[in-house]
RNA sequence: GGCCGGGCCCUACGCGGCGUAGGCUCGUGAACCGGGUCAGGUCCGGAAGGAAGCAGCCCUCAGCGAGUUACUAUGGGUGCCGUAGGUAACCUGGCUGCC
Numbered sequence: 001g002g003c004c005g006g007g008c009c010c011u012a013c014g015c016g017g018c019g020u021a022g023g024c025u026c027g028u029g030a031a032c033c034g035g036g037u038c039a040g041g042u043c044c045g046g047a048a049g050g051a052a053g054c055a056g057c058c059c060u061c062a063g064c065g066a067g068u069u070a071c072u073a074u075g076g077g078u079g080c081c082g083u084a085g086g087u088a089a090c091c092u093g094g095c096u097g098c099c
Stems, first nucleotide, its partner, number of pairs: 001096007009086006015079002018075005023068006034059004042051003
């Protein structure tokens, strides 16, 4: 000096982990412009009855808050993880040529 291998480094895939969003659960959630039930009162009726329907109560849309990871998507200065590929220079090992 050359060749080969390994390390460092890079890329891709996989696995685990973390974050975000969705999903799921719970709670809250409509003066009127959602639903149900509608005390009181109102209206129709000779009456029997009927009608609309405020408050209250219940359910719930959008939204908001909390929680969770068996799910989905996504992200990285995630991991002295695995596989494959790449690799100028540096480190290291083997073989070999010349002086």

Bacterial small signal recognition particle RNA from an Actinomycetes bacterium, 99 nucleotides, folded computationally. The prediction has a mean pLDDT of 77. It matches the Rfam family "Bacterial small signal recognition particle RNA". It is annotated as a non-coding RNA gene. From the family's description: The signal recognition particle (SRP) is a universally conserved ribonucleoprotein involved in the co-translational targeting of proteins to membranes. On this family, see Rosenblad et al., Nucleic Acids Res 2003: "SRPDB: Signal Recognition Particle Database". The family is grouped with related families in Rfam's "SRP clan". It was read from a public genome assembly, where an Rfam model found it. Of the family's consensus pairs, 97% are formed in the model.